The RNA shown here (Guanidine-I riboswitch aptamer) has 116 nucleotides and comes from Cupriavidus necator. Taxonomically the source falls in Cupriavidus (Bacteria, Pseudomonadota, Betaproteobacteria, Burkholderiales). Model confidence (mean pLDDT): 80 of 100.

RNA sequence: CCGAAGGGUAGCUAGGGUUCCGGUCGUGCCAUGCGCGCGAUGGCUGGUCCGAGAGCGACCGGCCACCGGCACCUGAUCCGCCGGCGGCUCCACGGCGGGACAAAAGCCCGGGAGGU
Numbered sequence: 001c002c003g004a005a006g007g008g009u010a011g012c013u014a015g016g017g018u019u020c021c022g023g024u025c026g027u028g029c030c031a032u033g034c035g036c037g038c039g040a041u042g043g044c045u046g047g048u049c050c051g052a053g054a055g056c057g058a059c060c061g062g063c064c065a066c067c068g069g070c071a072c073c074u075g076a077u078c079c080g081c082c083g084g085c086g087g088c089u090c091c092a093c094g095g096c097g098g099g100a101c102a103a104a105a106g107c108c109c110g111g112g113a114g115g116u
Stems, first nucleotide, its partner, number of pairs: 007060003011056002015050002020047002022044001023041007061089004066084005091111001093114001097109003
C1' cells in the first nucleotide's frame, strides 16, 4: 500500500415528545347525579406512538476447524453440495447545526465534523 471476513432482522429498554386515548383546569348545554361539546395544558404519573453504530437478550447469516455422506476422479487428492459438532463475529470519546412525522429524542444526516 492492496484485498477478505468483521453482517442483517424483528422484539425489548434507556430516552422522547403530544397526533389519538386518558388525566387536570376552564367554559357552554343538560342536569341538580352522571354525561356531552369546545378550548387550554406534557416542569400531567400513564395507554397508543417514535426509539439506539457505540444498550439488552433472541433468531438468521458469515468466517475458521473437525467428522460423516453425496458428487467428481480411477493412483489419490483438491474444488463443489448436504448434514452434524465446536470456536469466533473485535474496538468504539464524539459536538454545533439541520431533517421527518403531530412533535421531540440516544431516530436520520452520523462509526459524520472534531478528538485520541